The part of an RNA shown here (small-subunit ribosomal RNA, 5' domain) has 618 nucleotides and comes from Nitrospira sp. Its Rfam family is "Bacterial small subunit ribosomal RNA". Taxonomically the source falls in Nitrospira (Bacteria, Pseudomonadati, Nitrospiria, Nitrospirales). The coordinates come from a structure-prediction model, not an experiment, and the mean pLDDT is 81.
[in-house]
Context: one part of a larger RNA
RNA sequence: GGACGAACGCUGGCGGCGUGCUUAACACAUGCAAGUCGAACGGGGGUAGCAAUACCCUAGUGGCGGACGGGUGAGUAACGCGUAGGUAAUCUGCCCCUCGGUGGGGGACACCAGGCCGAAAGGCCUGCUAAUACCGCAUACGCUCUUCGGCUGGGAUGCCGGGGAGGAAAGGACAUUACAUUCCCACCCGAGGCGCCAGAUGCGAGGCGCGCGGCGCCGGCCGAACCGCAGCGUACUGGACGUACGUGAGGAUUCGGACGGCGACGAGCAACGAAGCAGAUGGCGGCUCAGGUGGGAAUGGCUGCCGAGGGAUGAGCCUGCGUCCGAUUAGCUAGUUGGUGGGGUAAUGGCCCACCAAGGCGACGAUCGGUAGCUGGUCUGAGAGGACGAUCAGCCACACUGGAACUGAGACACGGUCCAGACUCCUACGGGAGGCAGCAGUGGGGAAUUUUCCGCAAUGGGCGAAAGCCUGACGGAGCAACGCCGCGUGGGUGAUGAAGUCCUUCGGGACGUAAAGCCCUUUCAGCCGGGAAGAACCAAAUGACGGUACCGGCAGAAGAAGCACCGGCUAACUACGUGCCAGCAGCCGCGGUAAGACGUAGGGUGCAAGCGUUGUCC
Repeated sequence: GGACGAACGCUGGCGGCGUGCUUAACACAUGCAAGUCGAACGGGGGUAGCAAUACCCUAGUGGCGGACGGGUGAGUAACGCGUAGGUAAUCUGCCCCUCGGUGGGGGACACCAGGCCGAAAGGCCUGCUAAUACCGCAUACGCUCUUCGGCUGGGAUGCCGGGGAGGAAAGGACAUUACAUUCCCACCCGAGGCGCCAGAUGCGAGGCGCGCGGCGCCGGCCGAACCGCAGCGUACUGGACGUACGUGAGGAUUCGGACGGCGACGAGCAACGAAGCAGAUGGCGGCUCAGGUGGGAAUGGCUGCCGAGGGAUGAGCCUGCGUCCGAUUAGCUAGUUGGUGGGGUAAUGGCCCACCAAGGCGACGAUCGGUAGCUGGUCUGAGAGGACGAUCAGCCACACUGGAACUGAGACACGGUCCAGACUCCUACGGGAGGCAGCAGUGGGGAAUUUUCCGCAAUGGGCGAAAGCCUGACGGAGCAACGCCGCGUGGGUGAUGAAGUCCUUCGGGACGUAAAGCCCUUUCAGCCGGGAAGAACCAAAUGACGGUACCGGCAGAAGAAGCACCGGCUAACUACGUGCCAGCAGCCGCGGUAAGACGUAGGGUGCAAGCGUUGUCC
C1' cells in the first nucleotide's frame, strides 16, 4: 500500500447492486417449511332435483412423491476431494425409440358395524366389503438358468445356433356405432384431359350520329375611332347672320368583340357492325382421378399395465497421479497378507466365513499424535509464490448422541421406523410425547451478524388427463454506511477587505470573496398529477413487488459535513494553560516554567458520508 462476512469510537443526506451468527454441531416457546390424485377402489357427508341423476367435499384402501429442493461443517488426512482413466465386475423409477402381449380365476384386510381395555397416546376381539391392493393358473417374441457346438479377443463371464427347464400383466376415462382407416354393395355428384355440336362475348372492313377546337367564306348586331352637319345649347354681338365649342340624326371605312350559317381539316365520344378469328359457357360420348349419402363387416384411437432390446439421465465400485504439521512419534499389523471353496451384493473384493500357507507395510516416513470438509475459486504479488476456502457453483459428510435395519428404482433416510442414552414436556404414576445444522423468531455464548413480513404474479419442483392444489425453493419487500459504485449538501458576483475571533514589534496581519448584499439554478429529499415492462401457449383472464421505476408540474437556497492529523519518518504552526504533574506514544522519543510532541483555542494539512482505531492475511 492492498484486502475483509469484520468489530469499536465520533459523525451521518439520498439512491442502485450486493452482503449479513466467523462464537455454543448450545438449548429451543409459537407459526409455517411435502404433499397430491375421486379419470385406481368401496363407503360417508353436502348442494340442486319429486326422482333418475349431476356436481362438490373427503376419513380409509391404493398409486406417485416424501432419497429432490433447503440447512450445516461436527466428523473425515480418506479413493474424501481434484484430475485422468477402467467396469471382460454393475444398477438405473419417471422420460424417448422399437418389438411382443394385456387371457381366465381365487381368497383376504382397512374404512364401517357391534363389543371391550386405557387418563391419554393408542390398542384388542367378532362380523361385512371394493380395487390399478394380494395370490394361484394359462400363454412366452425377447428374457433367466442349464447343456452341446461355433465366433471375436491377449484373456470369455461377451456374441451366434440347437435342446431342456423357469418366470408376466390392471385396468380406467370418453363417445357409443359418434369418429378415423380399410373392404364390399347401391345411389348421387365433382374435377382434369380428348372428340363432336351449339354458342354469350370480344376483335373486326366500314357506315350512321353527336358535340368540341382553331382556320377560311358569308350575314347581321354591339363598341370605339373618323367624316358629317339638319336641329338644340352656351359664349362673342343690342338683335339677326356669322364664328367657335359641345351635343347629335345620318354616312361609309378601319379595328375589336360576341353570335349565326356553310366548307374542308384535326382530335374525340356514343350506339351499331358482314365475312373471318378468338372464345366464356352449355349439351352429348368415352377415359382417368377424387368426393358425398345409405347399408354391411373388420380394425383402431386417450391414458395406463406386463415381458424384452436400445437410448438418455443418475448412481455404485476399482485404478494412476496430486492433496497440512510434528521423528522431542521408529517400528506397525492376526482377518493381519495371500490362496482354495463357499456366503453375501446390482456388482469386484477378507466384504464375511471355513480350511491352508506366512505373509503385508515402513527413513521415498509406516504407525502414532495434532490440525482440517475438498475443489472451481478469493485476497495479495511484476511474477514465482504466500495466505484463505464467507456469499455463488460442483463433490463429500452430518441431521439431539450412539447403533440398526425395513420399504423402495434409489436411503441405512433432516421435518420415516426400531433399540439404547442424555435432556425437555404431559400424566390419573400404569405409561406416553419431542428433536429449527429448513424460514422467521427466543434464551444463551459473544466484540459481533436482520422481519415471528408479502406472494405463488415470474422461474423451478411434486402430484394430477386437466382445472388445479402444495411449495419459508424462489420472486420480492423490511432492518443494518457492513461493502462497492453513483449523486447531493448550491452557482455567479460581491472590499468601505464589515462585525467577531486569533496573533501582534500596536504600525498592523490572518480567517477572507469567506460572510452580508445583489443576480441565478432546483439535482436529491418534499408535495401534486400521469404511470410501466417484467405476462405467456389461438384468444381472453392473470403482478406479490407497487401507484414502485419512470415522466410532467409546484415551492424555495430552501432540509443535508464530518473525522483524523499538524516534532522526524509524513503533507500541515502559533498563542495560552500545565510544569517529569496531568498526560502522549507505531518507532525514535516528548513533559522537571517561554512545550511547534500534553490540554484548549485560532490557523493549517489530508480524506470525505464517512473518518480514525483494533484484529487478521499478502